[in-house]
Predicted 3D model of a 72-nucleotide RNA (transfer RNA) from a Candidatus Ryanbacteria bacterium. The coordinates come from a structure-prediction model, not an experiment, and the mean pLDDT is 82. NCBI's taxonomy places the organism under Bacteria, Bacteria candidate phyla, Candidatus Ryaniibacteriota. Its Rfam family is "tRNA". By type it is a transfer RNA.

RNA sequence: GGCCCUAUCGUCUAACGGCUAGGACAAGCGGUUCUCAUCCGCUAAAUCGGAGUUCGAUUCUCCGUGGGGCUG
Repeated sequence: GGCCCUAUCGUCUAACGGCUAGGACAAGCGGUUCUCAUCCGCUAAAUCGGAGUUCGAUUCUCCGUGGGGCUG
RNA backbone atom coordinates (compact mmCIF):
# COMPACT_ATOMS: atom_id res chain seq x y z
C1' G A 1 0.00 0.00 0.00
C1' G A 2 -4.37 -3.62 -0.80
C1' C A 3 -8.52 -6.39 1.31
C1' C A 4 -11.87 -7.77 5.33
C1' C A 5 -14.24 -6.98 10.17
C1' U A 6 -15.65 -3.46 13.84
C1' A A 7 -17.43 1.42 16.60
C1' U A 8 -24.62 2.03 20.97
C1' C A 9 -25.21 4.79 28.38
C1' G A 10 -19.22 4.70 32.95
C1' U A 11 -18.58 -1.02 31.41
C1' C A 12 -20.69 -5.31 28.82
C1' U A 13 -24.49 -6.10 25.42
C1' A A 14 -29.66 -6.06 22.44
C1' A A 15 -32.47 -3.54 18.64
C1' C A 16 -36.83 -6.62 10.10
C1' G A 17 -35.52 0.39 7.53
C1' G A 18 -41.06 2.05 11.37
C1' C A 19 -38.43 4.16 19.25
C1' U A 20 -40.07 7.03 24.07
C1' A A 21 -33.00 3.19 21.52
C1' G A 22 -34.08 -2.13 25.62
C1' G A 23 -31.32 -5.26 29.35
C1' A A 24 -27.36 -6.51 32.95
C1' C A 25 -23.51 -4.61 36.04
C1' A A 26 -21.82 -0.05 38.05
C1' A A 27 -23.66 5.01 39.98
C1' G A 28 -27.40 8.16 42.65
C1' C A 29 -31.95 8.29 45.74
C1' G A 30 -35.35 5.66 48.79
C1' G A 31 -37.31 1.07 51.47
C1' U A 32 -35.63 -3.16 54.60
C1' U A 33 -31.51 -3.56 58.75
C1' C A 34 -29.09 -1.14 65.31
C1' U A 35 -25.01 -0.62 61.24
C1' C A 36 -22.76 -2.80 56.85
C1' A A 37 -23.77 -6.40 53.27
C1' U A 38 -27.86 -8.90 50.84
C1' C A 39 -32.69 -8.08 48.92
C1' C A 40 -36.69 -4.67 46.87
C1' G A 41 -38.33 -0.07 44.33
C1' C A 42 -37.20 4.34 41.58
C1' U A 43 -33.91 7.81 38.77
C1' A A 44 -30.12 9.63 35.43
C1' A A 45 -27.10 8.05 31.52
C1' A A 46 -25.57 6.14 24.82
C1' U A 47 -25.98 5.35 18.55
C1' C A 48 -17.56 7.83 16.37
C1' G A 49 -17.69 12.42 12.57
C1' G A 50 -19.52 14.18 7.78
C1' A A 51 -22.36 13.46 3.28
C1' G A 52 -26.00 10.49 0.47
C1' U A 53 -30.49 7.11 -0.44
C1' U A 54 -35.44 6.94 1.71
C1' C A 55 -41.84 9.31 3.67
C1' G A 56 -38.60 7.43 7.57
C1' A A 57 -31.50 5.44 8.97
C1' U A 58 -28.63 2.68 15.09
C1' U A 59 -29.73 -0.30 10.66
C1' C A 60 -28.32 0.66 3.64
C1' U A 61 -24.26 3.43 0.45
C1' C A 62 -19.80 6.70 0.22
C1' C A 63 -15.70 9.49 2.54
C1' G A 64 -13.00 10.19 6.97
C1' U A 65 -11.26 8.78 12.19
C1' G A 66 -10.14 5.02 16.00
C1' G A 67 -9.54 -0.37 17.01
C1' G A 68 -8.69 -5.54 15.21
C1' G A 69 -7.24 -9.22 11.43
C1' C A 70 -5.14 -11.15 6.65
C1' U A 71 -1.65 -9.98 2.93
C1' G A 72 2.07 -7.89 -1.25